A computed fold for a 74-nucleotide RNA from a Microcaldota archaeon, annotated as transfer RNA. Its mean pLDDT, the model's own confidence on a scale to 100, is 80. The source organism's lineage runs through Archaea, Nanobdellati and Microcaldota. RNAcentral holds the sequence, with entries from ENA. It matches the Rfam family "tRNA". It is annotated as a transfer RNA. Rfam links the family to the GO term triplet codon-amino acid adaptor activity.
RNA sequence: GCCAAGGUAGCUCAGCUGGUUAGAGUGCUCGACUCAUAAUCGAGAGGUCGGGGAUUCAACUUCCCCCCUUGGCA
Repeated sequence: GCCAAGGUAGCUCAGCUGGUUAGAGUGCUCGACUCAUAAUCGAGAGGUCGGGGAUUCAACUUCCCCCCUUGGCA
């Protein structure tokens, strides 16, 4: 340099044929339980969906450019 896959919560990842409020597990905080801790249970907080632009009534989702990560080829 070329090709492919990916970038969504602190971490690991779902989601999509464009449409209601963006979710799960884990972690964190608070509470329950316990003599206490762990485990378990309940509640809560936490997101510019990598950045910018385009299309559209409407974009995490489609198109273009750029950035980053991983793999392959040279």